[in-house]
About this RNA
The part of an RNA shown here (small-subunit ribosomal RNA, central domain) has 348 nucleotides and comes from an uncultured prokaryote. The coordinates come from a structure-prediction model, not an experiment, and the mean pLDDT is 84. The full RNA is in RNAcentral, with records from ENA.
Context: one part of a larger RNA
RNA sequence: CUGGGCGUAAAGAGCGUGUAGGCGGUUGUUUAAGUCAGAAGUGAAAUCCUAUAGCUCAACUAUAGAACUGCUUUUGAAACUGAAUAACUAGAAUAUGGGAGAGGUAGAUGGAAUUUCUGGUGUAGGGGUAAAAUCCGUAGAGAUCAGAAGGAAUACCGAUUGCGAAGGCGAUCUACUGGAACAUUAUUGACGCUGAGACGCGAAAGCGUGGGGAGCAAACAGGAUUAGAUACCCUGGUAGUCCACGCCCUAAACGAUGAGAACUAUUGGAGGAAUUUAUAAUCCUUUAGUAUCGUAGCUAACGCGAUAAGUUCUCCGCCUGGGGAGUACGGCCGCAAGGUUAAAACUC
Numbered sequence: 001c002u003g004g005g006c007g008u009a010a011a012g013a014g015c016g017u018g019u020a021g022g023c024g025g026u027u028g029u030u031u032a033a034g035u036c037a038g039a040a041g042u043g044a045a046a047u048c049c050u051a052u053a054g055c056u057c058a059a060c061u062a063u064a065g066a067a068c069u070g071c072u073u074u075u076g077a078a079a080c081u082g083a084a085u086a087a088c089u090a091g092a093a094u095a096u097g098g099g100a101g102a103g104g105u106a107g108a109u110g111g112a113a114u115u116u117c118u119g120g121u122g123u124a125g126g127g128g129u130a131a132a133a134u135c136c137g138u139a140g141a142g143a144u145c146a147g148a149a150g151g152a153a154u155a156c157c158g159a160u161u162g163c164g165a166a167g168g169c170g171a172u173c174u175a176c177u178g179g180a181a182c183a184u185u186a187u188u189g190a191c192g193c194u195g196a197g198a199c200g201c202g203a204a205a206g207c208g209u210g211g212g213g214a215g216c217a218a219a220c221a222g223g224a225u226u227a228g229a230u231a232c233c234c235u236g237g238u239a240g241u242c243c244a245c246g247c248c249c250u251a252a253a254c255g256a257u258g259a260g261a262a263c264u265a266u267u268g269g270a271g272g273a274a275u276u277u278a279u280a281a282u283c284c285u286u287u288a289g290u291a292u293c294g295u296a297g298c299u300a301a302c303g304c305g306a307u308a309a310g311u312u313c314u315c316c317g318c319c320u321g322g323g324g325a326g327u328a329c330g331g332c333c334g335c336a337a338g339g340u341u342a343a344a345a346c347u348c
Stems, first nucleotide, its partner, number of pairs: 004319003007302002012316001014201004021194003025088007033081002035077008049065006091191001092188004096183002103177007110154001115149007125136002162169002206247006215241002220236004258315006297304002321348003330341004
């Protein structure tokens, strides 16, 4: 390289937008680049192959043939691919309509609770644990009532729900804004799919500057436990968690399952949206999504099973024994932490 693979054995990039490239719907006409057929030239010799011959055989050598699967020129063919042109509407997109949604950004507002502070009532405990102690409290705690401050999170609704490309998104209202689904006709007329590089987004932790800081809480301190206890338990407690701006760019970033398209069995059940008819509480139909069982089929098995891991096509990414190692060196990126790309010796 060919081949074989990628749910769990090695292997789907965390996710998207999209350049080049690859691939691409229906019909007619033309062309003849690919393609196919014929012809001509060339394709040195040796080698290889076949036949015959010569050294006693063989290796070896000689002669003849075949072959050299290629290239160039030329004559044709026109199904397929390409190119040109004309058209189409089944892909794709747009318009219109009424709905659904924790989709995003910004602003405003609400109540419950924790904590702290102030004041009242009130007296000896409170707290914590398996049991304790550190700790708080006669300088009046805890409890209870009233008031104030401040930060963070949004009970119930809540679901096997919904939305988003993924990360993710959950109080209420307002403004701006993205996407999807459905229905009706109408419009454009292949405008499509994928996507190396590239660009953007990307939980938590972490970093920089400035704020904020109620609760929680790495580090740290003390109390216990223990042979010890740098832990588990307890009392405290700083970064951090929150906000703005800028970085970092990694996760079991998981459905451990790339994206798109087509086809393949019977259905049944639940919820949601829209439409139509009848009727008075449901029925019918269609599409899109979500979850579960399961036929054929697939699978090493587990299981998957129309949301496929079934049957096929297009494009991208990735794998090639374990360890060494996702490491070293170098490059690129980063303020740093580090990230990314990525070996070998050696060893089994």